This is a predicted complex of two RNAs, RNase P RNA and transfer RNA, with 442 nucleotides together. It holds a member of the Rfam family "Bacterial RNase P class A". Rfam's curators write: Ribonuclease P (RNase P) is a ubiquitous endoribonuclease, found in archaea, bacteria and eukarya as well as chloroplasts and mitochondria.
[in-house]
RNA sequence: CGAGUCGGGCGGACGGCCGCCCGGGCGGUUUUGCCGUCCGGGAGGAAAGUCCGGGCUUCACAGGACAGAGCGCCGGUUAACCGCCGGACGCCGCGAGGCGAUGGAAAGUGCCGCAGAAAACAGACCGCCCGUCCCCGCGAGGGGGCGGGUAAGGGUGAAAAGGCGGUGUAAGAGACCACCGCGGGAGGCGGAGACGUUUCCCGGCAAGGCAAACCCCGCUUGAAGCAAGACAAACAGAAGCGCGGCGGCUUGCGCCGCCGGGGGCAGUCCGGCCCCCGCUUCGGGUGGUUGCUACAGGCGUCCGGCAACGGGCGUCGCAGAUGAAUGGCCGUCCCCGACAGAACCCGGCUUACAGCUCGGCUCGCCUC
RNA sequence: GCGCCCAUAGCUCAGCUGGAUAGAGCAGCGGACUACGAAUCCGCAGGUCGGAGGUUCAAAUCCUCCUGGGCGCG
Numbered sequence: 001c002g003a004g005u006c007g008g009g010c011g012g013a014c015g016g017c018c019g020c021c022c023g024g025g026c027g028g029u030u031u032u033g034c035c036g037u038c039c040g041g042g043a044g045g046a047a048a049g050u051c052c053g054g055g056c057u058u059c060a061c062a063g064g065a066c067a068g069a070g071c072g073c074c075g076g077u078u079a080a081c082c083g084c085c086g087g088a089c090g091c092c093g094c095g096a097g098g099c100g101a102u103g104g105a106a107a108g109u110g111c112c113g114c115a116g117a118a119a120a121c122a123g124a125c126c127g128c129c130c131g132u133c134c135c136c137g138c139g140a141g142g143g144g145g146c147g148g149g150u151a152a153g154g155g156u157g158a159a160a161a162g163g164c165g166g167u168g169u170a171a172g173a174g175a176c177c178a179c180c181g182c183g184g185g186a187g188g189c190g191g192a193g194a195c196g197u198u199u200c201c202c203g204g205c206a207a208g209g210c211a212a213a214c215c216c217c218g219c220u221u222g223a224a225g226c227a228a229g230a231c232a233a234a235c236a237g238a239a240g241c242g243c244g245g246c247g248g249c250u251u252g253c254g255c256c257g258c259c260g261g262g263g264g265c266a267g268u269c270c271g272g273c274c275c276c277c278g279c280u281u282c283g284g285g286u287g288g289u290u291g292c293u294a295c296a297g298g299c300g301u302c303c304g305g306c307a308a309c310g311g312g313c314g315u316c317g318c319a320g321a322u323g324a325a326u327g328g329c330c331g332u333c334c335c336c337g338a339c340a341g342a343a344c345c346c347g348g349c350u351u352a353c354a355g356c357u358c359g360g361c362u363c364g365c366c367u368c
Numbered sequence: 369g370c371g372c373c374c375a376u377a378g379c380u381c382a383g384c385u386g387g388a389u390a391g392a393g394c395a396g397c398g399g400a401c402u403a404c405g406a407a408u409c410c411g412c413a414g415g416u417c418g419g420a421g422g423u424u425c426a427a428a429u430c431c432u433c434c435u436g437g438g439c440g441c442g
Base pairs, nucleotide, nucleotide: 001364002363003362004361005360006359007358008357009356010355012333013332014331015330016329017328018327020042021041022040023039024038025037026036027035028034029033044339048350049349051348052347053346054345055344056225057224058223059222063270064269065268066267068221069220070219071218072217073087074086075085076084077083088102089100090099091098092097103216104215108214109213110210111209112208125154126153127150128149129148130147131146132145133144134143135142136141162180163179165177166176167175181205182203183202184201185200186199187198188197189196190195229290230289231288237282238281239280240279241278242277244259245258246257247256248255249254260276261275262274263273295317297316298315299314300313301312302311303310304309334337369441370440371439372438373437374436375435378394379393380392381391387425396412397411398410399409400408418434419433420432421431422430
């Protein structure tokens, strides 16, 4: 200098005027209010998609089994997670680095099109070899038919049932042998573990692929959502159905027990709980206040940790609407500004994004 | 806020328990018939299966994330 890879930051700036939403102070007034005035605050890195997880709230409890759903190497982190961090293994890349839904296919079922002889209880199309018969040839030999052997060679395919060398054989073949590979078992060493490494024994190899096919194994999982819910105010009327059965006590009203019925927004069953003046329908009233923004909070710094993260100290207060607020105009400057607008809150993931900027590392070339 | 469904030729739809050259009707184009047209008959063209990744030997089909559209409940 070029090419590349990984990670971080910013997301027009400043000033003036007018206006909108929220909070506070002061003054006035007909004092839950309204008006005036002053001060302070007012969208994002994704506020988005709603894909995961949690807080919060209600369902009496949040119990069990089956079903369903989700997840799936190991360890850590966290309020929690399908997130994140570190590691193992596999694949890709010269490398920095990247990607991986990464348990089980010797529990079972199923699928493997086309091509090919044969596709999972393997398999003879060509070839090779043996036998036999026929034909051609003087002969060596060649060709063909039939019966058999053979998985070394060819060819097909994503995949053809270990590799290589030898022995062996008619030709061959784990048929046998050495080495390598593979599987099972036992043990040593390193590691917290996934796993790595090594030794011995067994097995001639029996194990093809697909589980983002059913399934098996392990783990997790109650549901609904701020229109959750709470409080206040207001309205508190009408109709229908059932006012259950049995037993005990009691003159009776009634009480108790068992059965029965109803009650959990998603399936079933069981346990247990509550109610039995309960359920259903119609009508009427109200959208007022609260939940509502202070928090697993931001920033700085120190400590522990490889890191995610945790802890201590200091400091800051930073939207809260409910038809829903951020806008308009002007001036100066620059590179003339992308994607995009909160609605209960938070942690992640994913997706969109003009341009600017910082740092680590790798490869190649050149120069000193 | 919560839940669900759909996207295949210009239009309407099949296929979606993985393997077809992705198919049908209408529309379009060409030809035949006719004096000409319609109808009819014959033939033809037209698809990156909404987009991007992944699983698999193989994806319209299975999985994930987006884009657009629609429906239901409160």